[in-house]
RNA sequence: UUAUUUGAGAGUUUGAUCCUGGCUCAGGAUGAACGCUGGCGGCGUGCUUAACACAUGCAAGUCGAACGGAGCUUAGAAGGAAGCUUGCUUUCAUUUAAGCUUAGUGGCGGACGGGUGAGUAACGCGUGAGCAACCUGCCCUCGAGUGGGGAAUAACAUCGAGAAAUCGGUGCUAAUACCGCAUAAUGUCGAGAGACCGCAUGAUCUUUCGACCAAAGGAUUUAUUCGCUUGAGGAUGGGCUCGCGUCCGAUUAGUUAGUUGGUGAGGUAACGGCCCACCAAGACUUCGAUCGGUAGCCGAACUGAGAGGUUGAUCGGCCACAUUGGGACUGAGACACGGCCCAGACUCCUACGGGAGGCAGCAGUGGGGAAUAUUGGGCAAUGGGCGAAAGCCUGACCCAGCAACGCCGCGUGAAGGAUGAAGGUCUUCGGAUUGUAAACUUCUUUGAUUGGGGAAGAAUAAAAUGACCUACCCAAAGAACAAGCCACGGCUAACUACGUGCCAGCAGCCGCGGUAAUACGUAGGUGGCAAGCGUUAUCCGGAUUUACUGGGUGUAAAGGGCGUGUAGGCGGCUCUGCAAGUCAGAAGUGAAAUUCCUGGGCUCAACCCGGGCGCUGCUUCUGAAACUGCAGAACUUGAGUACUGGAGGGGAAAGCGGAAUUCCUAGUGUAGCGGUAAAAUGCGCAGAUAUUAGGAGGAACACCGGUGGCGAAGGCGGCUUUCUGGACAGUAACUGACGCUGAGGCGCGAAAGCGUGGGGAGCAAACAGGAUUAGAUACCCUGGUAGUCCACGCCGUAAACGAUGAAUACUAGGUGUAGGGGGUAUCGACUCCCUCUGUGCCGCAGUUAACACAUUAAGUAUUCCACCUGGGGAGUACGGCCGCAAGGUUGAAACUCAAAGGAAUUGACGGGGGCCCGCACAAGCAGUGGAUUAUGUGGUUUAAUUCGAAGCAACGCGAAGAACCUUACCAGGGCUUGACAUCCUCUGACAGCUCUAGAGAUAGAGUCUCCCUUCGGGGCAGAGUGACAGGUGGUGCAUGGUUGUCGUCAGCUCGUGUCGUGAGAUGUUUGGUUAAGUCCAAUAACGAGCGCAACCCCUAUUGCCAGUUGCUAACAUUUAGUUGAGAACUCUGGCGAGACUGCCGCGGACAACGCGGAGGAAGGAGGGGACGACGUCAAAUCAUCAUGCCCCUUAUGUCCUGGGCUACACACGUAAUACAAUGGCAACGACAGAGGGCAGCUAAGCCGCGAGGCCAAGCGAAUCCCUAAACGUUGUCCCAGUUCGGACUGCAGGCUGCAACUCGCCUGCACGAAGUCGGAAUUGCUAGUAAUGGCAGGUCAGCAUACUGCCGUGAAUACGUUCCCGGGCCUUGUACACACCGCCCGUCACACCAUGAGAGUCUGCAAUACCCGAAGUCAGUAGUCUAACCGCAAGGAGGACGCUGCCGAAGGUAGGGCCGAUAAUUGGGGUGAAGUCGUAACAAGGUAGCCGUAUCGGAAGGUGCGGCUGGAUCACCUCCUUU
Repeated sequence: UUAUUUGAGAGUUUGAUCCUGGCUCAGGAUGAACGCUGGCGGCGUGCUUAACACAUGCAAGUCGAACGGAGCUUAGAAGGAAGCUUGCUUUCAUUUAAGCUUAGUGGCGGACGGGUGAGUAACGCGUGAGCAACCUGCCCUCGAGUGGGGAAUAACAUCGAGAAAUCGGUGCUAAUACCGCAUAAUGUCGAGAGACCGCAUGAUCUUUCGACCAAAGGAUUUAUUCGCUUGAGGAUGGGCUCGCGUCCGAUUAGUUAGUUGGUGAGGUAACGGCCCACCAAGACUUCGAUCGGUAGCCGAACUGAGAGGUUGAUCGGCCACAUUGGGACUGAGACACGGCCCAGACUCCUACGGGAGGCAGCAGUGGGGAAUAUUGGGCAAUGGGCGAAAGCCUGACCCAGCAACGCCGCGUGAAGGAUGAAGGUCUUCGGAUUGUAAACUUCUUUGAUUGGGGAAGAAUAAAAUGACCUACCCAAAGAACAAGCCACGGCUAACUACGUGCCAGCAGCCGCGGUAAUACGUAGGUGGCAAGCGUUAUCCGGAUUUACUGGGUGUAAAGGGCGUGUAGGCGGCUCUGCAAGUCAGAAGUGAAAUUCCUGGGCUCAACCCGGGCGCUGCUUCUGAAACUGCAGAACUUGAGUACUGGAGGGGAAAGCGGAAUUCCUAGUGUAGCGGUAAAAUGCGCAGAUAUUAGGAGGAACACCGGUGGCGAAGGCGGCUUUCUGGACAGUAACUGACGCUGAGGCGCGAAAGCGUGGGGAGCAAACAGGAUUAGAUACCCUGGUAGUCCACGCCGUAAACGAUGAAUACUAGGUGUAGGGGGUAUCGACUCCCUCUGUGCCGCAGUUAACACAUUAAGUAUUCCACCUGGGGAGUACGGCCGCAAGGUUGAAACUCAAAGGAAUUGACGGGGGCCCGCACAAGCAGUGGAUUAUGUGGUUUAAUUCGAAGCAACGCGAAGAACCUUACCAGGGCUUGACAUCCUCUGACAGCUCUAGAGAUAGAGUCUCCCUUCGGGGCAGAGUGACAGGUGGUGCAUGGUUGUCGUCAGCUCGUGUCGUGAGAUGUUUGGUUAAGUCCAAUAACGAGCGCAACCCCUAUUGCCAGUUGCUAACAUUUAGUUGAGAACUCUGGCGAGACUGCCGCGGACAACGCGGAGGAAGGAGGGGACGACGUCAAAUCAUCAUGCCCCUUAUGUCCUGGGCUACACACGUAAUACAAUGGCAACGACAGAGGGCAGCUAAGCCGCGAGGCCAAGCGAAUCCCUAAACGUUGUCCCAGUUCGGACUGCAGGCUGCAACUCGCCUGCACGAAGUCGGAAUUGCUAGUAAUGGCAGGUCAGCAUACUGCCGUGAAUACGUUCCCGGGCCUUGUACACACCGCCCGUCACACCAUGAGAGUCUGCAAUACCCGAAGUCAGUAGUCUAACCGCAAGGAGGACGCUGCCGAAGGUAGGGCCGAUAAUUGGGGUGAAGUCGUAACAAGGUAGCCGUAUCGGAAGGUGCGGCUGGAUCACCUCCUUU
């Protein structure tokens, strides 16, 4: 500063991250539709589908001032007739005048207005030019003229045909209808002369001569006016031509015969192949012709920051069409929506002969459809037609009606009002919320309603004229009549309860729902919008997701396999000119409306009006000359040539060579060879393998050999010769931009494969056999054919890769290597320095999503080409082209998913690697697995066998002890406020004891019978009522708590800093060391926390203190530490000490630490325990307990009796006892610790063979009691089913208990089973340990082979870390992340979906050829007819009809083309909770994978040949970095 005012993101791939990339959402819009709801007004809008068919009415007429009639009315005249009141009335025909109406002739208008968008990809439309190639009625201006004649014909009359529509014959008549004649130029044509203009054909002007062409009247107040003819000009409207622009498809690449051009004639208003004859052979096209599909175009509308994208309703401009197709007539204008002719389809009428019709005008109907209105009023306004005018006509138009279809405005009340009412909802029961909301008080009346008044739209001199019918003003009553819809998991504003229980349902995307759903349904509450709100559909936006603005291509989709080169695009340096591009100025145009700015009018707004900007475009003129371009001239640096020189597996052909394999022959020689993880098939006594000699043949060229060389790529390797291409270095003689790129084209192009002919040693798809295996169409082995080789010809593809197109320029370095040149030094060779070209590595800036690239760029720029746009379907189908074939190339869609993908991160995993640890293996000892028994579990059984625990980490586990009880289970019998708790009311007992019935619970009877008190009541008990109790009922996947496990493994984290876009990393890695993330050192880290260790307990040594119930050395005493005594010892239990690598040596890095030693009771953590990081397993437990929710409530609660948990073809776990002599038995003899004990331990004594019993001291316990065995000594047994072993069974007893039948323990006697050391497999243990021996305790009336502890006796072995298992750290790969018990591929089977092929069948479309040929124009005409003119006449001119010809729509025939529908069958594809077969891929995925090709196989797939790394691991080589 009037007219530039302006760009937002989110969700979703992952365990997480960054990127790529699609899908989805939030916004705006609509001629909309649907659902729910609905008060008023204004302004707009309203068949998007069937250009489907239409009943009915209306939508184009008008002029009597062009004409003759006809009819009506009025007046008059004369005449006839009648009546008579004899001068009046009536009537009839005639005539005159005036007025009105109008069928016909005639004029103008029906070419406008109105509708629709079928067709049209076109000069159709838009824009800008042009016509020297044109027309223009009515209108305007100017000039001239309007004289004099003629012949007809509608109407009408009459006759006739027809059902009708309508038509024919005869006769009459008029005109502004028709026709001659006259006059006439500035008109037209012809001939001539001159001037001037134009690029040209040519135009204009002046002038001379000749020829030709016109007319109509009407009205009248006689003033005039409206017409008519001709000419010129204007205006308006049209016609034609051209430049530019104008959709998709190349799976449409060639098209075209009137086609392209010429000459001539015709035709038109006019140019033109517009048409015709002839001549020529052209014309269009990759800058996309032709063909196919779609479509009216524009101003504009929507959206967008813009650039763009989409649309073409209403309004305006243009075009096209009018039932379908064809045609002309008339006219100024049409090939004509409400005109004509013909043909087709359809509808209607019909007397069957024939006729009529065209709503894509306004209403309206049927139909179609998700869907779109009244058979309204009026010409009052605006506009149109006719008319001199009045006026008539006008479904144009103006209004009204219907519809929330859209935009805009208004209302449904306002203020006050707390006890925060009631009700609802939620609740932790306290309350919270709905909520000032309501009630209530005061007030207002917009809209709606009623009554009254009342414009503008209406002009004109005045009067008259309103369909719409109101706007507005006043008054009245009363808050009175007026709120819904959607949403509430995130995106996205808004949350709770109940119901439901992967059901019902929701869903735009992600996704919710499997019993606590803010996601379903309902309710309350809340949020949003509001007479609307949501949904659906479509367009733009977001989407920079087609990228001009404004993208990419190493690995995400994407660089052509490579070269050569055409068109095209782009192009070095200097000068001059031109002005096409470019820039500047001016002019014209870019219609109006719209948008924008500004002002104004309706109360505001929507809406309307004025002015302005703008319309980014096109055209013309003038100017500038830097850049591009064009033309000319010059240059040498780009490019090329020449000369000199060296390097090379560059290519083609011919020849030659040695080693090796195989085969053949001969010799020697004998039993095996060969092959594998191990074998077998195979070869061999007919002599192999081995070895020697000779020969044959084919293929490939060891060593050199190298991230070395050459080539465009593919590729190229023995040696020699010939021919030949390219690159490099040097010189600077020559040319003078000759260059770069390169769509199509052309050529080359590994391996495999194909054709023909050769060749064939080795190798080797297929095939055969042998193995392996569940199988093995494989991997391994033995054989073996195509092929591999050569010649010629095809194929044309590869992970044809640097996954990186070509070219040019610029932008730090370092270090190898190959070829060449120069310099320095030197006698020379090395060496050193510089430089060009090639080829590697490292690395800065920069780039990148990261990885990485980094002068050989993936950096910075330029030019050209190729390619990409989510995954799958699919590089598939169809079509085209190529190929002998295999196949290649080009290359979709339907359908389906919300991802697919790249790089990097953290984990986890690997039949990856490295390091380390552990009774993990190894070395040992003893076991388990076999037997019998015990016990637990599974299974089975049962009325019940209650429930839980399930790999390690369930199974002598919960249960530290089921006869009843326990007990939860079963059967039967009972109770129902309950066995138990609290509250309320009433009562005063209840309990106990005895008896009866019963299995008992229980029931009945009898007996007995309250306490405290502040006098209110309380305790206790019973009865009643309802709140409630109760539940070992469910959910351990709703939970708390507790526990197991990895694991006593050494780990798990944080703060700050640093690095990285980020997830994350670093720290925590590395070198040592440790039991240890223990410690030391290094180090972009420095510190810290939870863990480790230590602190705690027991134990091993000892000091001090204390000595009873313990102890006893000395002194007494005794059967006895019994007693006195003692406080030394043992012991007890308090406080201490002690061990710290402290000391020495060695090693190590002068460290940490390790090894050894000394001392010491103990030595490197002395031994043992308690102690368990972050976390994992939805691990275990709702039956310890607690607890949410759900469920039961005369039962899932509770009481009782009995039964069951103890069953028994079987399987498993854990133990006990054994199988014996290291033993059994018998006798005798010793030595513990730790515990327990009054409803208890129980001595001694007595009885019993014994279990035990009787009696009875002591002890609430360092006092008393319970207490050892293995062991030792002696004897016996003599290797056996035993003097082993003790199961099972019988008998007789004991104990506990109300009760041992189901179902206890013990004793004695008798009986005397299996078992002789245990298959595959498997467990524990590293020292006071294993093994072995007993003892105690808890539980408990009783019951211990179990469990928890205790002490006694008391070993063996560890070389070591290759392997198994588990774990820790580092590293690597990964397609895993529910994390390998992962992921995942293909066939087959089933269901559904879309699609290809398909014998064919059926529509449609556009052409082609031929036949037929309507109407009609044009042409011809010999037949028929004929008013105007000529002619005296005959006749002529002219015309009409008829006929003929060309063209010609529809129709027919034919063969092809294209699109589509459909089809038995068939092919693959996609999708689908639980199907089958295998295991191909991801880790070295268990044979590394993949690409191309060939072949084989149920399938994934296998194998051969060549290629790639997008392969792990180990070793080696080379290079780089550092020293």